The part of an RNA shown here (small-subunit ribosomal RNA, central domain) has 348 nucleotides and comes from an uncultured bacterium. Model confidence (mean pLDDT): 87 of 100.
Context: one part of a larger RNA
RNA sequence: UUGGGCGUAAAGGGCUCGUAGGCGGUUGAUCGCGUCGGAAGUGGAAACUUGAUGCUUAACGUUGAGCGUGCUUUCGAUACGGGUUGACUUGAGGAAGGUAGGGGAGAAUGGAAUUCCUGGUGGAGCGGUGGAAUGCGCAGAUAUCAGGAGGAACACCAGUGGCGAAGGCGGUUCUCUGGACCUUUCCAGACGCUGAGGUGCGAAAGCGUGGGGAGCAAACAGGAUUAGAUACCCUGGUAGUCCACGCCGUAAACGAUGAAUGCCAGUCGUCGGGUUGCAUGCAAUUCGGUGACACACCUAACGGAUUAAGCAUUCCGCCUGGGGAGUACGGUCGCAAGAUUAAAACUC
Numbered sequence: 001u002u003g004g005g006c007g008u009a010a011a012g013g014g015c016u017c018g019u020a021g022g023c024g025g026u027u028g029a030u031c032g033c034g035u036c037g038g039a040a041g042u043g044g045a046a047a048c049u050u051g052a053u054g055c056u057u058a059a060c061g062u063u064g065a066g067c068g069u070g071c072u073u074u075c076g077a078u079a080c081g082g083g084u085u086g087a088c089u090u091g092a093g094g095a096a097g098g099u100a101g102g103g104g105a106g107a108a109u110g111g112a113a114u115u116c117c118u119g120g121u122g123g124a125g126c127g128g129u130g131g132a133a134u135g136c137g138c139a140g141a142u143a144u145c146a147g148g149a150g151g152a153a154c155a156c157c158a159g160u161g162g163c164g165a166a167g168g169c170g171g172u173u174c175u176c177u178g179g180a181c182c183u184u185u186c187c188a189g190a191c192g193c194u195g196a197g198g199u200g201c202g203a204a205a206g207c208g209u210g211g212g213g214a215g216c217a218a219a220c221a222g223g224a225u226u227a228g229a230u231a232c233c234c235u236g237g238u239a240g241u242c243c244a245c246g247c248c249g250u251a252a253a254c255g256a257u258g259a260a261u262g263c264c265a266g267u268c269g270u271c272g273g274g275u276u277g278c279a280u281g282c283a284a285u286u287c288g289g290u291g292a293c294a295c296a297c298c299u300a301a302c303g304g305a306u307u308a309a310g311c312a313u314u315c316c317g318c319c320u321g322g323g324g325a326g327u328a329c330g331g332u333c334g335c336a337a338g339a340u341u342a343a344a345a346c347u348c
Stems, first nucleotide, its partner, number of pairs: 004319003007302002012316001014201002017198001021194003025088007033081002035077008048066007091191001093187002095184005103177007110154001115149007125136002162169002206247006215241002220236004258315006266293013297304002321348003330341004
């Protein structure tokens, strides 16, 4: 390389949108580009295969044929792919009527709790641990009552429950706003799928400017423990955590499982709709989610199993022994931290 693979052995891009490209539903007509068949021309010599033949034989040589899988021209075929032109409705989309939701953004607001401040009561301890100590306290702490300030997070409801492309989203109200599902089968008529580059989004930490700062808490300080203890435990405590704007662009960004479509036994939950029956919460059925088990089948096994890791198709990404190394160098991006792209020598 031909291949073979990607849940856990190496390997699915963190996620969307989308350019080029690749691929593309049913049916008619037409063209004959791909495709298929015939014919003609051409397809150097040598080599190679083969018939004959010449050196006594062979090697070697001479001669004929084949080969030269191709190209050009021409005649024909039209199933499939393609072009052009019609038609269709199942894919995709729209309309109308409903539904559920922590989907997103902004503003307002509520109660519990922690901390702090002021005042009252009170009078010796509190706190903390395995046990202690550092620490706080007669300048009145802890406890308790009343009032006030401020910040952050929203108990119960809460659920293998919901929503979102992923990251993620949870007190309440209002405003703006995205998507989904169901029903009608009304419109329209392949308008689709994927997606190299590219665009946007993207936890936490970190960075810049300006605010904010209750609790928690890297760093740091002290007390313990210990042989030591730059830790685990304790007392403190600064960045940070919060807000606005701008960067960063990474995670075990995980279902360690790319997206889309079709097909292939069931059973039991649960969420959102519809229909039917009995009539008031059940049963049957259907569409869409989300779970548990379990056939066929798959898998090295574990396990997966209509939400596939089954049977197939399309497109993208990625892997190719371990270490060196996700490193060096160079490029791109970034304020920086660094990110991204990405080797080799050597070694086993």